[in-house]
């Protein structure tokens, strides 16, 4: 240069175009004498970023930037 492939709460992931959820963490509570374990609960996303498509985008398309791979 050239070509895939990823970006989604703190982290590690999931979600046939239709209400974005799991786990690990954090907070709060119950249990303890304290904590841990374990049960209950709760708070945390402009889905990388801009546009386009659509009735509806995290998903399609097109550009941008950030990582990995491969080829040259």
């Nucleotide at each position: 240069g050239a070509a895939g492939c990823c970006u989604u709460g703190g982290c590690g992931c999931a979600a046939c175009g239709g209400c974005a959820g799991c786990g690990c963490g954090u907070c709060c509570g119950a249990c303890u004498c304290c904590a841990g374990a374990u049960c209950g609960g709760a708070a945390g996303g402009u889905u990388a970023c801009g546009u386009g498509u659509u009735c509806g985008a995290a998903u399609c398309c097109c550009g941008u930037a950030g990582g990995c791979u491969u080829c040259a």
Predicted 3D model of a 72-nucleotide RNA (transfer RNA) from Powellomyces hirtus. Model confidence (mean pLDDT): 83 of 100. NCBI's taxonomy places the organism under Eukaryota, Fungi, Chytridiomycetes, Powellomycetaceae, Powellomyces.